[in-house]
Molecule: transfer RNA
Organism: Candidatus Absconditabacterales bacterium
RNA sequence: AAGGUCGUAGCUCACCGGUAGAGCAGUGGUCUCCGAAGCCAUUGGUAGUAGGUUCAAUUCCUACCGACCUUG
Repeated sequence: AAGGUCGUAGCUCACCGGUAGAGCAGUGGUCUCCGAAGCCAUUGGUAGUAGGUUCAAUUCCUACCGACCUUG
């Protein structure tokens, strides 16, 4: 320098056009002599940034930023 994969909750990841979810973590409760575990409830995201397409975009297109892989 070129090509490719990826960027979504505190962490690990789903969701391939129709009002964004799970597990773990956090908070409250229950249980216990007190904890842990279990169980119940609950908080948390303008989906890397900026544009474009569309009635509607995390999803499709473009540029840029960042991480990783490959080639020279």